[in-house]
RNA sequence: CGCGAUGUGGUCCAGGGGAAGGACGCCUGCUUCGGGAGCAGGAGAACGCAGGUUCGAAUCCUGUCGUCGCGA
Numbered sequence: 001c002g003c004g005a006u007g008u009g010g011u012c013c014a015g016g017g018g019a020a021g022g023a024c025g026c027c028u029g030c031u032u033c034g035g036g037a038g039c040a041g042g043a044g045a046a047c048g049c050a051g052g053u054u055c056g057a058a059u060c061c062u063g064u065c066g067u068c069g070c071g072a
Stems, first nucleotide, its partner, number of pairs: 001071007010024004018055001026042005048064005
């Protein structure tokens, strides 16, 4: 320098045009002498960033940044 993959709550992942869901973790309650486990409820992300397309974008397009890989 070129090419490819990837970036989504605290962590790990899903979702590939109609707007974000799961597991673990966290908080509250029940249960317990207490803790754990179990059960019920709850908080927390506009999706790396900036533009564009669209009635509508996490999703499509362009640029850019980080990480990983391949080539030179």
Predicted 3D model of a 72-nucleotide RNA (transfer RNA) from a Planctomycetota bacterium.
Taxonomically the source falls in Planctomycetota (Bacteria, Pseudomonadati).
Rfam family: tRNA. The family's RNA type in Rfam is transfer RNA.
The sequence is in RNAcentral, with records from ENA.